[in-house]
RNA sequence: AUGUGGCUCUGGAGAGGCCCGGAGACGGGGACCGAAGGUGCAAGGCAGGGAACUGCUGAAUCUCUCAGGUAAAAGGACAGAGUGAGAAGA
Numbered sequence: 001a002u003g004u005g006g007c008u009c010u011g012g013a014g015a016g017g018c019c020c021g022g023a024g025a026c027g028g029g030g031a032c033c034g035a036a037g038g039u040g041c042a043a044g045g046c047a048g049g050g051a052a053c054u055g056c057u058g059a060a061u062c063u064c065u066c067a068g069g070u071a072a073a074a075g076g077a078c079a080g081a082g083u084g085a086g087a088a089g090a
Stems, first nucleotide, its partner, number of pairs: 006083006018029004031070003037066001038064001040062001044057005
């Protein structure tokens, strides 16, 4: 330098405005969603071993739904545009 975290703008799905009690604040119940975050894992790689095997590592929009969410708002993986560190390194 390039790239990256971050920041700004834009787009951005899914699933009960559920049922019961209560004047209300709230309490209880079961159903559902996956694209904040989080969990788990394949091939492969590495190590040990004569081998069988064992251990470590190992991704996701997959998986589980812990968390979160199921009118709007907010949030939202990801994408586009802009800006753009630090550290390491050339």
This is a predicted structure of a 90-nucleotide RNA (Glycine riboswitch aptamer) from Pusillibacter faecalis. The prediction has a mean pLDDT of 87. Of the family's consensus pairs, 85% are formed in the model. Its Rfam family is "Glycine riboswitch aptamer". Gene Ontology term of the family: glycine biosynthetic process.